Predicted 3D model of a 73-nucleotide RNA (transfer RNA) from a Candidatus Falkowbacteria bacterium. Its Rfam family is "tRNA". Its mean pLDDT, the model's own confidence on a scale to 100, is 82.
[in-house]
């Protein structure tokens, strides 16, 4: 320097061909225990790496940047 892969919640990841963004774990209330974990319940938390376009509408599609991976040179 060029291919291709990746970038969504604090971590680990879903959302298959465009239709109001979700789980598990973590956190914070409460109940349950003398207490503490366990276990129910509710609850908060995300401009979807950023910019722009196409669209009646984009995490998705199309472009440029970034920044990580992994071959080529």
């Nucleotide at each position: 320097g060029g291919g291709c892969c990746c970038g969504u919640a604090g971590c680990u990841c879903a959302u298959c061909u465009g239709g109001u963004a979700g789980a598990g774990c973590g956190c914070u209330g409460c109940a349950u225990u003398c207490g503490c974990a366990u276990u129910g319940c509710a609850g908060a938390g995300g401009u979807a790496a950023g910019g722009g376009g196409u669209u009646c509408g984009a995490u998705u599609c199309c472009c440029c940047u970034c920044g990580g991976g992994u071959c080529c040179a």